[in-house]
Order: sequence, then C1' cells, then structure tokens
RNA sequence: GCAUUAACUCAAUUGGCUAGAGUAUCUGAAUUUCACUCAGAAGGUAGCAGGUUCGAAUCCUGUAUGCA
Repeated sequence: GCAUUAACUCAAUUGGCUAGAGUAUCUGAAUUUCACUCAGAAGGUAGCAGGUUCGAAUCCUGUAUGCA
C1' cells in the first nucleotide's frame, strides 16, 4: 500500500429502493436411472468494536488476519 461481503469465487455505476451474481446445496420438472438441461427455494445486520449522518458495504477512528 492492497484485500476482508452467502459454504466457495466475486460484484455493487466513489452515502439512499428490500445487499446481488456465478458455483455448490436442497426441492420440483424432464429421463428407465444417473449426468446434462430447465424452474424454484434456502443461505450474509458486510472481519471485529465504535463514531459521523435523517440514512453507512460505502465516510472517519481503533483493532485483527492475509498478501506485497
């Protein structure tokens, strides 16, 4: 200096709608069965603790871990 957001990999147009996508998982359809495919569901108070603000993943402070 950079990163930390769902089980994993990553977004979010530099403050505002109910934080999304892919993979994985589960259910259903299809198939003689499995896989592939299609439809749907579940899953995150955002590393942790505070502050600013009507409002914070986003701004500020402290701290933890990883990379350089």
The prediction has a mean pLDDT of 81.
This is a predicted structure of a 68-nucleotide RNA (transfer RNA) from an uncultured Eubacteriales bacterium.
Rfam family: tRNA. Its family is annotated with triplet codon-amino acid adaptor activity in the Gene Ontology.